[in-house]
Predicted 3D model of a 170-nucleotide RNA (Lysine riboswitch aptamer) from a Peptococcaceae bacterium. Taxonomically the source falls in Peptococcaceae (Bacteria, Bacillati, Clostridia, Eubacteriales). Rfam family: Lysine riboswitch aptamer. Rfam's curators write: Riboswitches are metabolite binding domains within certain messenger RNAs that serve as precision sensors for their corresponding targets. A reference for the family is Mandal et al. (2003), "Riboswitches Control Fundamental Biochemical Pathways in Bacillus subtilis and Other Bacteria", Cell. Of the family's consensus pairs, 100% are formed in the model.
């Protein structure tokens, strides 16, 4: 010097990924509550409890009247498997289950956007899953090009780039 790729640190992709707070719109004149009239035995996601002929569910009229999740903007902040999803286990509160929150393990996804279907949702917003496209970043490889650069194919983040350090053999 080369090989090789163990460890550590720092970075890049870009409408990049999360979190918190404030404001705004919407949810909504909805749910709920009170009164009135009709109604006539059920009500709640399921079971139990509880309520109910001193009138359930439902409906009419009048008065009153929210909130959560989600969204937009701004600020702050953690980061680049950031984060999201699926399955399983166990956990939190509620009487139990479901649902919801969070933990662990395994698996999938480089990122963004559009369309379609399904689902969630008040929603034509947004999210999620699947499929099909477009753009874009990294690496490998092929071709073209004086060079810059361009075009094609493939792969996946336990990836890639940079620096430092360590190791085996020659």
């Nucleotide at each position: 010097a080369g090989c090789g790729g163990g460890g550590a640190u720092a970075g890049a992709g870009g409408c990049g990924c999360g979190g918190u707070u404030a404001u705004c719109a919407a949810a909504a004149g909805u749910a709920g509550g009170u009164a009135u009239u009709c109604g006539g035995a059920g009500a709640a996601g399921g079971c139990a409890a509880u309520c109910g002929a001193a009138g359930a569910a439902g409906a009419u009229u009048a008065c009153u009247g929210a909130a959560a999740g989600g969204g937009a903007u701004a600020a702050c902040u953690g980061c680049c498997g950031a984060a999201g999803c699926u399955u399983a286990a166990g956990u939190c509160a509620g009487g139990c289950c479901g649902g919801g929150g969070g933990u662990u393990a395994a698996g999938c996804u480089g990122g963004u956007c559009u369309u379609a279907u399904a689902u969630u949702a008040a929603a034509c917003a947004g999210g999620u899953a699947u499929a099909a496209g477009a753009c874009u970043g990294u690496c490998a490889u092929u071709c073209u090009u004086u060079a810059c650069a361009g075009a094609g194919u493939g792969a996946a983040g336990c990836g890639c780039u940079a620096u430092c350090u360590g190791g085996a053999a020659c």